[in-house]
Context: one part of a larger RNA
Parts: sequence; C1' cells; structure tokens
RNA sequence: GCCAGGGAGUUUGUCUAAGUGGCAAGAGUAAUCCAAAAGAGUACUCAAAGCGAAAGCGAUAACCCGCAAGCAAUUAGGGGUGAGGUAAUAAUAUGCCUAAAGUCACUUGGACCAGACCCGAAGCCAGAUGAUCUAACCCUGAGUAAGGUGAAGCGGUCGCAAGAUCGUGGAGGCCUGCAGAGGUGCUACGUGCAAGUGUUCUUCUAACUUGGGGCUAGGGGUAAAAAGCCUAUCGAAUCUGGCGAUAGCUGGUUCCUGCCGAAAUUGGCCUUAGUCAAGUCUUGAGUGAGACGACUGGAGAGGUAGAGAUACGGAUUGAGGAUUUAGGGUUCGAAAGGAUUCGGUUUUCUGUCCAACUCCAAAUACUCUAGUGUCAUAGAUCUCGAGAAACGGUGGCAAGGGGUAAGCCCUUGUUACUAGAGGGGAACAACCCAUACUAUAGUUAAGGUCCCUAAUACUGAUCAAGUGUUAACGGGUGAAGAGUGUCCAUAGCCACAGACAGCGAGGAGGUUGGCUCAGAAGCAGCCACCCUUUAAAAAGUGCGUAACAGCUUACUUGUCAAGGCUGUGGGUCUCUAAAAUGGACGGGACUAAAUCAGUUACCGAUACUAUAGACAUUCUAAGGAAUUGUGGUAGGCAGGCGUUCUGGGAGAGCAGAAGCAUGUUCAAAAGGAUAUGUGGAUCUCUCAGAAAUGAGAAUCCUGGC
Repeated sequence: GCCAGGGAGUUUGUCUAAGUGGCAAGAGUAAUCCAAAAGAGUACUCAAAGCGAAAGCGAUAACCCGCAAGCAAUUAGGGGUGAGGUAAUAAUAUGCCUAAAGUCACUUGGACCAGACCCGAAGCCAGAUGAUCUAACCCUGAGUAAGGUGAAGCGGUCGCAAGAUCGUGGAGGCCUGCAGAGGUGCUACGUGCAAGUGUUCUUCUAACUUGGGGCUAGGGGUAAAAAGCCUAUCGAAUCUGGCGAUAGCUGGUUCCUGCCGAAAUUGGCCUUAGUCAAGUCUUGAGUGAGACGACUGGAGAGGUAGAGAUACGGAUUGAGGAUUUAGGGUUCGAAAGGAUUCGGUUUUCUGUCCAACUCCAAAUACUCUAGUGUCAUAGAUCUCGAGAAACGGUGGCAAGGGGUAAGCCCUUGUUACUAGAGGGGAACAACCCAUACUAUAGUUAAGGUCCCUAAUACUGAUCAAGUGUUAACGGGUGAAGAGUGUCCAUAGCCACAGACAGCGAGGAGGUUGGCUCAGAAGCAGCCACCCUUUAAAAAGUGCGUAACAGCUUACUUGUCAAGGCUGUGGGUCUCUAAAAUGGACGGGACUAAAUCAGUUACCGAUACUAUAGACAUUCUAAGGAAUUGUGGUAGGCAGGCGUUCUGGGAGAGCAGAAGCAUGUUCAAAAGGAUAUGUGGAUCUCUCAGAAAUGAGAAUCCUGGC
C1' cells in the first nucleotide's frame, strides 16, 4: 500500500413542544400488598384564581366589527371599545391577572444532569518499584610492557672557604610509549560490525584505572555544576491508580429519494479559533384581504455632486489709491516742514481655494399618495410555537478615506462567487451570455465564420509599421514630446498683368556716414539711419580681412510654366521604447485573415420553442384535471430501502435450505425477482414490535498478502 473483519448521537432521570390514545373540571397513582399483565393502595403530584414582601383581599357586565357557514336575519371561534380582581397611592397614571381544559401514557424533536457522537494531549495528585546503567561516598581486593631524563641524599677528588667536579642514587600530579582509561579532528559506514562503528588523536605512578560487596530515592538523591546523572526514560524517574482528567483545538462520523434553503451583519462577553441575543433559513398552527427593491404620474422633506467668493467664516496672487501714529528707516532743510520707503488701517480693480465656508444648488435615492403590472381566498400579509445553521468571507462595478504603492487596509451601495453546472473569454471561483427535472428535434444569446475549428459574402475608406490580427482586466503597459510618413477637413495669403523652387544677369553713387580707435572702409563697439541715380540695390543678412579686398543675402529683372506658402483641427503610422535559456496574435499564418463605417447570411448553450414522460402543489367521491414549479453548501422538514432478533398469521426445504459464483430481468433510487452451477440443512413472506442496524477515509484497530 491493497484486501477482509471491527469502528462513532447511546441510556437513565427531569423539563419543554408536537403527534397519537384514555379519561375529563378533573387526571394519575408512588412505594408497597397480592391468589401477580388483574385487583388493592388516593399518601402525594399537576390542573380548576389571582395579586401582594407580608398582613391580607379576591375576578368578564355591555356594545360594535366580522371569517367559515347560511337565501337571509344572523354569526361558534376571532378582533376592537370597555368591565372586573389585586398591589401601591390622598387619588390617578401604571404593573400582573380574569370570560374554565386539563391530566396520564407512549412516540418523536429539543434543553439540562451525567464520560453523553467517537478517537486524541502536554500535564496534576496519590501509593508503590528502582543506584545490576550512572553520580558521590564507604569496605575489601587487583593492575600499570619498555625506554628516556637524572632532584635531594651519600661517597671520592680539588678548594682556606663559598663551592666545583666525578661517582653513586633514583625524585617527579616529568617525557616517549604498550595494556588500560578517554573521546580531539575527519566522515567511510550509517535497516550497520555498532540505538553509533571506523580512522586520527589525548593520557598512561596518578585529583590514575578497575573487580566484588555496601549506602543515598523522586520536589528527593548525587553532582570538580553540564539543570549533568538516578537501568537506551530526567527543567522533576518508572509502574499502577484517581481516569473515559480536561481540550472554545485537529481528525473522523457508515443506506436512498423528495420539498424549501441560509449567513459571514448589529449589540454584549478577559471577547475576537468561542458563545448569547437580534436579523437571515426551515417547519407547524392561527388569522382572513390585501401584499410588492417593478413601471408611470402627483406631493413632500433635504444641503451631497457641482458652483460661488462685497453672502458669512477661514486661506490667498498682482496692481493702484487714501489715511495714519507719539510707528521704524533713508533723505532735503538752520528749523518749521517736505520727499521716499517699510509696517498698520481702509478702499478699488484683478487672479485663486475649503471635510469641519455657503448667497446658490442638482441627478439618483428616500417618504406619502393615485393608477398600471405581478402575486394572493387553491390563503398573501401579519401573529404565535418548535428546530436550526451562521456570526473567518471573497471578487467585479459605482463612490469615499488611509497609503509612494500593492492580487494592500477601512467604509457605503449593488451584483456575482460562496452554495451555480452549461456556452464564450486559448487556459482562468466571481468578466460577458445564461439559471441545469428526463428524452428527442428545432430557434437563438454572448461570441464568432482562412486552417487547427461548427459557420460569409459584399460596399466605401485608411495603414506598409507584421502597426495590427487582445471586449475589458492584470506593467500582459507604451506617456509627455517630436516628425516635410500619409489621408481628410478648415482659415488666410501669393499666382498666366507669370506665383513657389531652380538657373542667367544686376545688386550702384554721395561715402572710408559721424564718433571711437593703432586701425574701424556695410559687417569690434556707440549714435544716427539721410539724399541721389534707378527695373532694383540696406548708413547693410551672413562668411571673411590687421584694416581694405573678396564671397553672399535682402531687393530687381530675364528664363521656365501652374500651382505655391503659412496656420489650425482630426484619422492613421513612425521615433521616443532597456533584462536576463529561444518565444509568442492560443498556434499556423495573414497586406487582409488588419483598422474605421455600413449591409447580408450562417454557426453557436442544459437559454427559448415543440412533442412525450416523471415528480411536487392544488382541486375532485373517483376517473381525471389545472396552473405554477422541480441548480443548490450549512441547515430544517417529509417519505422510503435494507440488516439482526421477538410475537401473531401463512409457508418453503435432501425431488436440495442458507451461503457462494455467473447470467438475465424489474424499479426513480436505497434495492427486488429469477435461471444455472456449487453447496449439503436449514430458511422465508406478511402484519406488528425491539435495536450493539448500513463504512471509503479517523497519521483509525486487528489479521492476511
């Protein structure tokens, strides 16, 4: 891992609601007795009256509306106005209660007490068991190859002595190194030789090593101290018990079908992994006529978007005027006083702004109302009872706030996903279309129609960049700016009395204008910028010279011959434009199979339509009929299938039961029936009842392979 078997809402008591049944202003017994499913037992419990702390006091008259029903009057139940009891008070207001339905049993839903659906801690406490491992200590034993070094002491010789030297000697937590003890580096092995080994290394007469025996025990021991060690267990050993500790946490929780179908919000909580209340879902009952996020009209309330600024509060650009006061500078003046500037105040014009400004002021949305529409007596709306789940949300769009920003955080509305399949978007929870009972056929939606791939053609423009062939979204992006790329529109000017561009020719004189300057002659700089001849020609547009010279332009003419120049707006294209393996229009590929405008046919879904069928709801005496429906997680409700056993009834079986295997067949499903083989003795149907009643998951348990 697979297979087989096992494996999780149970039981007692109390309360509560519903269903069924008995009796009913009553209902029932409990323990117990007993001749035992009988009968007795009426203690006691609940109900029939409440209010008040208590003393205590002590309850439904009347009228109106009105559903079902009924020809009608009427009107059980129901609703309204009221009436009554009681407490408090001087008296009210006010609170609770009142016009009689309960009780007992069984079944089911729920709550509570219990292990309470099952498995799962780390831990806490108690009593025991451990020092055969290891730590310290005690008793008694044992061990340490070989070599090196050569302390003291002693002796000889020398020396006056201090001492020196030779010999002897054999000290040392001395050295090298076996056994022994340890465990430094490396990392081969690492289901091994080994719950660590190997290799290398340290120490090896000592604070050395070691055998045997003993002693210290769990909040305790022992420790040259590492919270080390106390039998592969230690920041509190092990075993057993309390014990099914507790777990707001994780995992799991076993057959089928039908109906409806959520919430991730608000408030409270040492609360944010939870829970309680409300809201939202389901279901039962009551009531009895309107209900409604739809559309249209009318009437309201309002201060948001926008806008505004001598309409207030606040902020704010530039310019001008007036005036101060005992203001500050500067300046003229002997002084008086004047001028100017800065500051203050005020005023005029001008230019801006505000969530906490408003003289103004929408659209939506909201409230009321009328009509239309849809739903509703086949019972809506509303009310009451019972059962929940949920209280981690997420994305899109329209807005607001925070942040540099985010597939970021917070908020409002709506929508989708959640709990939603199908078609499209290459792929893609939430983008577009569309809400899936079943089958068959047809028609469309979004989106598409060259091939992959179902389906198309045409008309008029544009693009030459493979731009593009992406609805949008996502850096999957492509800005400001630039372009004599190209197309369209528009305004002005010039032009056959010849424009624009090119080419031929001219481009002069006073004069080298005056000044300045070493020089300044059109052309360093300053001032001025006249006159003449002319078709035209500057007191000179740009090069150039030391200064001249020289070249050139403006300007004029000739030639040529038909459009030219400038601006503005729009379409499209290009540049701007950089990322790490080669590379993405989905791909191929395309000059349309790109883009814009228009026309046309087709394809395309579980949508829509048709036919047939199933189920739900409702009506009906029945046959049958009608209309609306039948996506669905958590969850609520309803109806069934199967297993084991028991009782009543009915049966099967050696002429072959159960079980097993294979096949056929019926039912919407859980499942049922049957044939053949095997097997060799028990088994079933029906109506009831009772449950140790259904397996794929729990790092589930046991076994097999």